[in-house]
RNA sequence: UCCCGCGGGAGAGAUCCGUCGGCGGCCCCGGCCGCCGCACGGGCGCCGAAGGGGCAACGACCCCGGAACCUCUCAGGCACCAGGGACCGUGGGGG
Numbered sequence: 001u002c003c004c005g006c007g008g009g010a011g012a013g014a015u016c017c018g019u020c021g022g023c024g025g026c027c028c029c030g031g032c033c034g035c036c037g038c039a040c041g042g043g044c045g046c047c048g049a050a051g052g053g054g055c056a057a058c059g060a061c062c063c064c065g066g067a068a069c070c071u072c073u074c075a076g077g078c079a080c081c082a083g084g085g086a087c088c089g090u091g092g093g094g095g
Stems, first nucleotide, its partner, number of pairs: 001094008013044001015043005020037007045078003051074001052072003058065002
C1' cells in the first nucleotide's frame, strides 16, 4: 500500500399532484368521496460519507502538477426494514 472476511458507521419531505391496487361509504348504477399502500411516474424542497467534478499551500514558471470529512451536487440518496456507505477496529493474504 492492495485484496478478502467479521464488527461499528451519519445526513436529508411519514412533502405535493397524477395513475394503479385494496377497504369502506354514497349512488341517478354513468360514477363520486374518504382512508391505506410508500407500487409507478412527475413537481418542488433537501442530504452527501459509493463514485465523479473543482481548488490552496507548495513545485514549476509556457502549459501544467497538486488534498480532503472543504466545495459542487452529475450520479446516488431523503419514515421504518433492507441495501449502499467515506472512514474506524479486528483477523487473514499479496506486492